[in-house]
């Protein structure tokens, strides 16, 4: 230093649901409440997912193109980091 997460202390975050508020939508703040997490931190790079204000096609809807969003508590990468037992 490196692995590896059964222990113990100090904390730490906070699903879903309800208020509120921004947004067209997903979804984001902030309360309130804790499923649950050892990176449940940071980051849309690769997969996934979700969403259509606006383009193009249609008389129109549907639905599809482009494009642009969104979700980091889908999974993988990168980046950083508490404590310490074997």
């Nucleotide at each position: 230093g490196a692995c590896u997460c059964a222990a113990a202390a100090g904390g730490g975050c906070a699903a879903a649901a309800c208020c509120g508020u921004c947004g067209a939508a997903a979804g984001g703040c902030g309360g309130u409440g804790a499923c649950g997490c050892a990176a449940a931190a940071u980051u849309a790079c690769c997969g996934g997912a979700c969403c259509u204000c606006a383009u193009u096609u249609u008389c129109g809807c549907c639905a599809a193109u482009u494009a642009g969003g969104u979700c980091a508590g889908c999974g993988g990468g990168a980046u950083u980091g508490c404590a310490a037992a074997g």
About this RNA:
The RNA shown here (c-di-GMP-I riboswitch aptamer) has 86 nucleotides and comes from a Gallionellaceae bacterium. Its mean pLDDT, the model's own confidence on a scale to 100, is 79. It was read from a public genome assembly, where an Rfam model found it. It matches the Rfam family "c-di-GMP-I riboswitch aptamer". From the family's description: GEMM was predicted in a large-scale screen for bacterial structured RNA regulatory elements. The organism belongs to Gallionellaceae, within Bacteria.